[in-house]
Molecule: c-di-GMP-I riboswitch aptamer
Organism: Deltaproteobacteria bacterium
RNA sequence: CUUUGUAAAGAGCAAACCACGGGAAACCGUGGGACGCAGAGCCGUGGAACUACCGGAGCCGCAGCAUUUAUCAAAUGCCUUGCUCCCAUGUCUGCCGGGCCGCCAGA
Numbered sequence: 001c002u003u004u005g006u007a008a009a010g011a012g013c014a015a016a017c018c019a020c021g022g023g024a025a026a027c028c029g030u031g032g033g034a035c036g037c038a039g040a041g042c043c044g045u046g047g048a049a050c051u052a053c054c055g056g057a058g059c060c061g062c063a064g065c066a067u068u069u070a071u072c073a074a075a076u077g078c079c080u081u082g083c084u085c086c087c088a089u090g091u092c093u094g095c096c097g098g099g100c101c102g103c104c105a106g107a
Base pairs, nucleotide, nucleotide: 002107003106004105005104012037013036017032018031019030020029021028022027035094041100042099043098045097046096047095049091050090055086056085057084058083059082064078065077066076067075068074069073
């Protein structure tokens, strides 16, 4: 330096869940807690997946406004809100590739 891997030894990380906090959400941070992990170290670099604030399309549409008819009502249009669909610039490295940096042991 390359490669294989975790039998050891010394280390390390921390799932679910709970509390507090942040966020529209996905999710994240801190503390507790351990399902597990040979990179469960770092990087959103290529995919996959997740969310939908903003944006777009559609539907419904009280009250109100306008128009028409004519008999104080009806019809049509506009319309807050609500619902559905699309959408990443957002999330995710403990989903899979990739890049970078690494402990120990064998070859």